[in-house]
RNA sequence: GCCCAGGUGGUGUAGCCUGGAUAUCAUACAGGACUGUCACUCCUGUGACCCGGGUUCAAAUCCCGGCCUGGGCG
Numbered sequence: 001g002c003c004c005a006g007g008u009g010g011u012g013u014a015g016c017c018u019g020g021a022u023a024u025c026a027u028a029c030a031g032g033a034c035u036g037u038c039a040c041u042c043c044u045g046u047g048a049c050c051c052g053g054g055u056u057c058a059a060a061u062c063c064c065g066g067c068c069u070g071g072g073c074g
Base pairs, nucleotide, nucleotide: 001073002072003071004070005069006068007067010027011026012025020057028046029045030044031043032042033041050066051065052064053063054062
């Protein structure tokens, strides 16, 4: 340099192909219930679409460029 895969709450992950709903689940953290206490369990809450541009009534999703991570080729 070229090709491929990926980037989503603090962490991991689904959704992207086929645009529209409160962006999924687990964990973490906070509050509550339960318990003699703690733990477990249950309930509630907090918190995210890598950056810029384009298309569209509407973009995490489609298009273009860039950055970062991993792998392959040279």
Description
This is a predicted structure of a 74-nucleotide RNA (transfer RNA) from a Nanobdellati archaeon. The coordinates come from a structure-prediction model, not an experiment, and the mean pLDDT is 83. It matches the Rfam family "tRNA". By type it is a transfer RNA.